[in-house]
RNA sequence: GAUUUAUAAAGAAGCGCGGAGAGACAGGCUCUUUGAUGCGCUAGCAACCUGACAAAUGUCAAAGGUGCUAAUUCCUGAUCCAAAUUUUUGGAGAAUAUAAAAC
Numbered sequence: 001g002a003u004u005u006a007u008a009a010a011g012a013a014g015c016g017c018g019g020a021g022a023g024a025c026a027g028g029c030u031c032u033u034u035g036a037u038g039c040g041c042u043a044g045c046a047a048c049c050u051g052a053c054a055a056a057u058g059u060c061a062a063a064g065g066u067g068c069u070a071a072u073u074c075c076u077g078a079u080c081c082a083a084a085u086u087u088u089u090g091g092a093g094a095a096u097a098u099a100a101a102a103c
Base pairs, nucleotide, nucleotide: 001103003101004100005099006098007097008096013042014041015040016039017038021031022030023029025077026076027075028074043069044068045067048065049064051060052059053058073095079092080091081090082089083088
């Protein structure tokens, strides 16, 4: 790096560095010099792997490997189906993110 599976309406901060855009992409809409995004340290959230129990989908813990800490993945977005009735609602799907596996 492409692939497979699972999950994505919950949850979670402070300080330092730095200095302009950022929220994947497009359109919106938001955040941001009252200093965002990003990086570091500490703290926290969570429970995918790991650990213990178990016949087992499960329960418990949070030391280790990740991950995460604005807004439902911020909303919508190829396409299809159903309902409602003339543009809405719901579902699937796609895309994205995270984990694990094997290549």
Notes
The RNA shown here (SAM riboswitch aptamer (S box leader)) has 103 nucleotides and comes from Gillisia sp. UBA3175. The model forms 94% of the base pairs in the Rfam consensus. Model confidence (mean pLDDT): 83 of 100.